[in-house]
RNA sequence: GGGUCGGCCGGGCGACCGCGGCGCCUGCUCCGGCAGGCGACGAGGAAGGUCCGGGCUCCACAGAGCACGGUGGUGGGUAACACCCACCCGGGGUGACCCGCGGGACAGUGCCACAGAAAACAGACCGCCUCGGCCGCCUCAGCAUCCAGGAGGCAGCCGGGGUCAGGGUGAAACGGCGGUGUAAGAGACCACCAGUACGCCGGGCGACCGGCGUAGCUCGGCAAACCCCACCGGGAGCAAGAUCAGACAGCACACGCUCGAGGGCUGCUCGCCCGAGUGUGCGGGUAGAUCGCAGGAGGCGGCCGGCAACGGUCGUCGUAGAUGGAUGGUCGUCCUCGACAGAACCCGGCCUACAGGCCGGCCC
Numbered sequence: 001g002g003g004u005c006g007g008c009c010g011g012g013c014g015a016c017c018g019c020g021g022c023g024c025c026u027g028c029u030c031c032g033g034c035a036g037g038c039g040a041c042g043a044g045g046a047a048g049g050u051c052c053g054g055g056c057u058c059c060a061c062a063g064a065g066c067a068c069g070g071u072g073g074u075g076g077g078u079a080a081c082a083c084c085c086a087c088c089c090g091g092g093g094u095g096a097c098c099c100g101c102g103g104g105a106c107a108g109u110g111c112c113a114c115a116g117a118a119a120a121c122a123g124a125c126c127g128c129c130u131c132g133g134c135c136g137c138c139u140c141a142g143c144a145u146c147c148a149g150g151a152g153g154c155a156g157c158c159g160g161g162g163u164c165a166g167g168g169u170g171a172a173a174c175g176g177c178g179g180u181g182u183a184a185g186a187g188a189c190c191a192c193c194a195g196u197a198c199g200c201c202g203g204g205c206g207a208c209c210g211g212c213g214u215a216g217c218u219c220g221g222c223a224a225a226c227c228c229c230a231c232c233g234g235g236a237g238c239a240a241g242a243u244c245a246g247a248c249a250g251c252a253c254a255c256g257c258u259c260g261a262g263g264g265c266u267g268c269u270c271g272c273c274c275g276a277g278u279g280u281g282c283g284g285g286u287a288g289a290u291c292g293c294a295g296g297a298g299g300c301g302g303c304c305g306g307c308a309a310c311g312g313u314c315g316u317c318g319u320a321g322a323u324g325g326a327u328g329g330u331c332g333u334c335c336u337c338g339a340c341a342g343a344a345c346c347c348g349g350c351c352u353a354c355a356g357g358c359c360g361g362c363c364c
Stems, first nucleotide, its partner, number of pairs: 001364009011334007019042002022039007044340001048351002051349005056237004063270004068233005073087005088102001089100004103228002108226002110222003125167002127163008136154005175193002178190003194218002196215008241291004250282006262274004298317008335338001
C1' cells in the first nucleotide's frame, strides 16, 4: 500500500417553549376526578418487513389415522427455531478467508431448450472398413496388330452392411492414456491412472478420512418436478382474553328438543364431549373505563467451565407505555455539518435500509 474478518458509535453541550405517562405539593369537587406548581424520566440498531421460533391468552387438555405444511451433512448450544457455534464434504482464492436451496436419481413417473446423426435399455452426418453393381484409367499375361475377353491395382458414383477410435454440435455425448487385437474398430482384451460398489484393517462421539484387496462395475443430469425416506408441527391470535358501566326492539323464514338441530376437540374420517335452542335475512343499539401492559429466557461488570456458541456463580442497576395514539421546535456555540428511519403484548433470530466515523485480529 492492497485485501479479509469482527466489534462499536449514529451529532455534542447549554437555555427556553411544547407534548406523554409517573411521583410529590396546593386548591376545588357531585369523591369519578379536574386545575395549577415543582421534580426526575421519555424510541432504534434496525423500533422496519411480518419471514421463522417461543412466551402469554382463549378454544370444555381424548385421542388415533389420513391429508397438509415445514426442516434436511455431523456434533453441540438454546425456552425454541429455517438461528448460532465447531467440524466434515464439495467449489473458489497465492493467502487471510468466502460460497453451498449439502438426504435419496439401480422404488417408480416425468423433463433435458437451441444446436446436433444421436439427450439415455442411445445414435451413423462427415470420415474409416468391407461386399455387390456400373463407368474410366494404368500394369501384366496372351496376340503379327487392333477390339472384345482374363488377372491385379487406383479413382469416382449408386446400393447393402460393419464401426463410435477421429471430426463436428452442445451446459452435458456412455471414463483417460498407451498397447494387443481387427477388414476397420470398440473394456472386446491387457497394463497404468481416475471413479464407483463390496470386503477387511486403522483413526474419529459422528459426518467422514486413510490404507489394502476384489470386481471391467464405468448405468449422464434435474428432486427449488411429482415422489420416496427420516424428524418436527393442534387451531386462533393483545381488536387474544378478563372485569365493570351503559344503550337497544323486535320481525320473518328454516331446522330441532333424547329418533336430537347445532357446537367444540384439527382441514377430513373415525371416535369422544357439550347440548335446547340454533342458523340466515331485515331492522335497532353501543363503540366508554380498568386490567392484560413492562421485573424480563433483563442490562452491565468480575470469576469459573468450554476451541466456540453458551452455561454456572457473585456483585450491581432500575430505564418509554400511548389508544386520534407523546419524544418535537427555536436560539446560542463547537465539529468531520449529521444517513436510514420512529415503539403499540413481550422476547430470541433472520432479512432489508443506512450520511459518516472509530477500534482491533489476520493475510499478501